[in-house]
This is a predicted structure of a 361-nucleotide RNA (Bacterial RNase P class A) from a Gammaproteobacteria bacterium. It was read from a public genome assembly, where an Rfam model found it. The source organism's lineage runs through Bacteria, Pseudomonadati, Pseudomonadota and Gammaproteobacteria. It matches the Rfam family "Bacterial RNase P class A". Rfam describes the family as follows. Ribonuclease P (RNase P) is a ubiquitous endoribonuclease, found in archaea, bacteria and eukarya as well as chloroplasts and mitochondria.
RNA sequence: AGAGUCAGCCGGAUAGUCGCUUCCGUUUAGGCGGAGGAGGAAAGUCCGGGCUCCAUAGGGCAAGGUGCCAGGUAACACCUGGGGGGCGUGAGUCCACGGCAAGUGCAACAGAAAGUAAACCGCCAGUCGACUUCGGUCAAUUGGUAAGGGUGAAAUGGUGCGGUAAGAGCGCACCGCGUUGCUGGUAACAGUAACGGCAAGGUAAACCCCACCGGGAGCAAGACCAAAUAGGAAAGCAUGUGCGUAAGCGCAAGGUAUGGCCCAUACCGCUUUCGGGUAGGUUGCUACAGGCAUGUGGUGACAUAUGUCGCAGAUGAAUGACUAUCUACAACAGAACCCGGCUUAUAGGCUGACUCACUUU
Numbered sequence: 001a002g003a004g005u006c007a008g009c010c011g012g013a014u015a016g017u018c019g020c021u022u023c024c025g026u027u028u029a030g031g032c033g034g035a036g037g038a039g040g041a042a043a044g045u046c047c048g049g050g051c052u053c054c055a056u057a058g059g060g061c062a063a064g065g066u067g068c069c070a071g072g073u074a075a076c077a078c079c080u081g082g083g084g085g086g087c088g089u090g091a092g093u094c095c096a097c098g099g100c101a102a103g104u105g106c107a108a109c110a111g112a113a114a115g116u117a118a119a120c121c122g123c124c125a126g127u128c129g130a131c132u133u134c135g136g137u138c139a140a141u142u143g144g145u146a147a148g149g150g151u152g153a154a155a156u157g158g159u160g161c162g163g164u165a166a167g168a169g170c171g172c173a174c175c176g177c178g179u180u181g182c183u184g185g186u187a188a189c190a191g192u193a194a195c196g197g198c199a200a201g202g203u204a205a206a207c208c209c210c211a212c213c214g215g216g217a218g219c220a221a222g223a224c225c226a227a228a229u230a231g232g233a234a235a236g237c238a239u240g241u242g243c244g245u246a247a248g249c250g251c252a253a254g255g256u257a258u259g260g261c262c263c264a265u266a267c268c269g270c271u272u273u274c275g276g277g278u279a280g281g282u283u284g285c286u287a288c289a290g291g292c293a294u295g296u297g298g299u300g301a302c303a304u305a306u307g308u309c310g311c312a313g314a315u316g317a318a319u320g321a322c323u324a325u326c327u328a329c330a331a332c333a334g335a336a337c338c339c340g341g342c343u344u345a346u347a348g349g350c351u352g353a354c355u356c357a358c359u360u361u
Base pairs, nucleotide, nucleotide: 002356003355004354005353006352007351008350009349010348012326013325014324015323016322017321018320020037021036022035023034024033025032026031039332043343044342046341047340048339049338050337051218052217053216054215056264058263059262060261061260064213065212066211067210068082069081070080071079072078083097084095085094086093087092098209099208103207104206105203106202120149121148122145123144124143125142126141127140129138130137131136157175158174159173160172161171162170176198177196178195179194180193181192182191183190184189222283223282224281225280232274233273234272235271236270237269240251241250242249243248254268255267256266257265288310290309291308292307293306294305295304296303297302
């Protein structure tokens, strides 16, 4: 000097003038003063919650979701660390990572054959016939074979040696696979030893099995105030029985209950159509699982202690315009109850650590 990997920060600034808006103070109003005013993703609405409501949020099933192990967290499909596998020379990075000897499926075409299958070309042996340079060759047929070749994404463990008429785990060695033991580890797993010739291929982001989770709706939730209307019209379902003069009480049936079914529980009605009024104000609405700094513990995510700060709350929707300077000649882009994540978009600049080939010393 170059090429990379991981993490973090900024993402216009300063001054002035006018304008918008929240809160506080002040002024008899008009006004004046002070402190503030969009993001790293505010986007997607993909997860998880806080909060509110549905009477109970009760039990079970199912739908649905997650899927290596251990931790973190309010919780999670998130994060951290570890294990295994893939990629990379490496720093690192990715994983939809439980189970195929529980069952059922699927794999076009090609190929003999795609799962307890199979013989196209071939190899070997026998029989018979023909030819012969007497070594053999050709054709037909019977039997053996799956080592060689072909097809295919994939061909029934791999490599090597022996053996055989030719071959084959047929035998042996090593690898692979399975069972059991021992060692290390909380565990996932790793190592090692012995035994076994051992086939059970691939695919579960196929159905399925296993383990765990597993009410719903959502700030347009909800609460309060004020006002207005028509206590409107119609159809259907249910309306049983016992006691009682009656009121009423009990049993049974039925209906309803913020996804489906069943049970429990509660209530006594339930379903549908047409038509009318209001849609105004306040609240929810920002002090929170909050930010920052330091210490302690931890590999880390994070936890904890002390101190300190208060940082948008609009509602037809607020932060804009102009001038000057600096410097970028700035991209993606605007809160609407809030928070923790993930994913996507992103011009340019800065910082730290680590890796690699080359050159020089």